[in-house]
């Protein structure tokens, strides 16, 4: 300096042809228990890494940009 992969809930990842943002796990009530955990039920968390743009409508398409990770490349 090239090229490529990724960012979505607290963590791990899902999300199809653009068309009501989700799963597991943690967390918080309640049941159960002498009591804890484990079962079981119910529950809260998000505007999708900013940021413009196309479209009646974008997590999804394009354009700019940020980070993280790889791989190439220069360097004495």
């Nucleotide at each position: 300096g090239c090229c490529g992969a990724c960012u979505u809930a607290g963590c791990u990842c899902a999300g199809u042809u653009g068309g009501c943002a989700g799963a597991g796990c943690a967390c918080c009530u309640g049941u159960c228990u002498u009591g804890u955990a484990a079962a079981c039920a119910g529950g809260a968390g998000g505007u999708c890494g900013g940021a413009g743009g196309u479209u009646c409508g974008a997590g999804c398409c394009c354009u700019c940009u940020a980070g993280u990770c790889g791989g190439c490349a220069u360097c004495a």

RNAcentral holds the sequence, with entries from ENA. Predicted 3D model of a 76-nucleotide RNA (transfer RNA) from Limosilactobacillus fermentum. Rfam family: tRNA. The family's RNA type in Rfam is transfer RNA.